Transfer RNA from a Bacteroidia bacterium, 73 nucleotides, folded computationally.
């Protein structure tokens, strides 16, 4: 420099076809126990790296950007 991957609660991850954004693990109560660990049950935490465009509607499709990781040069 040129390509391609991935970027999603605190962490690790799904979300294929554009229609309320979800699991696990961690926390916060409840409960279970003589306490504690475990098992149950509720709950709180996201503007989906960023800007910007299409659409009635975008994590999802355009374009630019930015960081990481790979490949060629």
């Nucleotide at each position: 420099c040129g390509g391609g991957c991935u970027g999603u609660g605190g962490c690790g991850c799904a979300g294929u076809u554009g229609g309320u954004a979800g699991c696990g693990c961690a926390c916060u109560c409840c409960u279970u126990u003589g306490g504690g660990g475990u098992g149950g049950g509720a709950g709180a935490g996201g503007u989906c790296g960023c800007c910007g465009g299409u659409u009635c509607a975008a994590g999802u499709c355009c374009g630019g950007u930015c960081a990481g990781c790979c490949c060629g040069a």
Notes
NCBI's taxonomy places the organism under Bacteria, Pseudomonadati, Bacteroidota, Bacteroidia. Its Rfam family is "tRNA". The family's RNA type in Rfam is transfer RNA. RNAcentral records the identical sequence in 2 taxa.